[in-house]
Large-subunit ribosomal RNA, domain IV from a Puniceicoccales bacterium, 314 nucleotides, folded computationally.
Its Rfam family is "Bacterial large subunit ribosomal RNA". Its family is annotated with ribosome and structural constituent of ribosome in the Gene Ontology.
The coordinates come from a structure-prediction model, not an experiment, and the mean pLDDT is 87.
The full RNA is in RNAcentral, with records from ENA.
Context: one part of a larger RNA
RNA sequence: CCCUCCCCAAGGAACUCGGCAAAUUAAUCCUGUAUCUUUGGUAGAAAGGAUGCCUCGCAAGAGGCCGCAGAGAAAUGGCCCAGCCGACUGUUUAGCAAAAACACAGCUCUCUGCUAAGUCGUAAGACGACGUAUAGGGAGUGACACGUGACCCAUGCGGAAAGGUGAAACUCGGAGGUGCAAGCUUCUGAACUAAGCCCCCGUUAAUGUCGGCCGUAACUAUAACGGUCCUAAGGUAGCGAAAUUCCUUGUCGGGUAAGUUCCGACCUGCACGAAACGUGUAACGAGUUGGGCGCUGUCUCAGGGAGGUGCUCA
Numbered sequence: 001c002c003c004u005c006c007c008c009a010a011g012g013a014a015c016u017c018g019g020c021a022a023a024u025u026a027a028u029c030c031u032g033u034a035u036c037u038u039u040g041g042u043a044g045a046a047a048g049g050a051u052g053c054c055u056c057g058c059a060a061g062a063g064g065c066c067g068c069a070g071a072g073a074a075a076u077g078g079c080c081c082a083g084c085c086g087a088c089u090g091u092u093u094a095g096c097a098a099a100a101a102c103a104c105a106g107c108u109c110u111c112u113g114c115u116a117a118g119u120c121g122u123a124a125g126a127c128g129a130c131g132u133a134u135a136g137g138g139a140g141u142g143a144c145a146c147g148u149g150a151c152c153c154a155u156g157c158g159g160a161a162a163g164g165u166g167a168a169a170c171u172c173g174g175a176g177g178u179g180c181a182a183g184c185u186u187c188u189g190a191a192c193u194a195a196g197c198c199c200c201c202g203u204u205a206a207u208g209u210c211g212g213c214c215g216u217a218a219c220u221a222u223a224a225c226g227g228u229c230c231u232a233a234g235g236u237a238g239c240g241a242a243a244u245u246c247c248u249u250g251u252c253g254g255g256u257a258a259g260u261u262c263c264g265a266c267c268u269g270c271a272c273g274a275a276a277c278g279u280g281u282a283a284c285g286a287g288u289u290g291g292g293c294g295c296u297g298u299c300u301c302a303g304g305g306a307g308g309u310g311c312u313c314a
Stems, first nucleotide, its partner, number of pairs: 002308006010300002014298001019295001027051005036041001038143001052065005066070001078293007085285002090102002106141007118127003144280004149210003154207002156203004163198003171190008211229005238272001239269001250266005
């Protein structure tokens, strides 16, 4: 020097990607407790006070004693404000990821009438289920609240006694070879025809998709309005520089002396958008972002101490 600890003047996050690490807090009793809320909660919110021993007393209580200090050691919550995501408890990459990923209750669609659908198996058979549509399988979404718009052109699925196409076989013909013949054999035509496909209809909480240009108001700007082209239909509500915004550190406001982050707005959405759900949301989170109080050797800026490893000498 290094490792593990302990202490520290003044300051108190100036450190740093970031309060990482450390410190603060802590037990019990009493008082007290905002906002929000699904009225359960938030909540141990926050904030504040008390705590030893002796005498008297049933107790309540009164009086006294000592120390710097009375939960005298150890153990034993730091707190608050505001966003994002996921409702929640739970689950996960045994050995770099615990999460916003998975699951979830709830919601919806779809299949299945029982020898069920579905699954395993060549089969027998078994599970489903000693169940029976308030049941079982599959798919998506993911508490709750309010909602869930337009489009069936393409693809998928469902339906459909018409029509077109449509293989072999059967049927009816033609030609050739061979044979005395019966027949055998080769080539070929027509007609008929299942599913499927074409065609038609339906269907999105099925896969999916949801425009362009030009002009217009008595300052300017903008365009409620008009024209035109295309489409199956042209993105509704809500949200919006967002876990989505390239230009971009957009612009304005807030917070700071100073803010590429953060919060609130605006909307010019490169390239949000409604069950690959949209927007909110109390509670919850070893999630993530920003801020504040307290606290501190993180730092200004170092110093001192203990133990250990190592090295040198004995």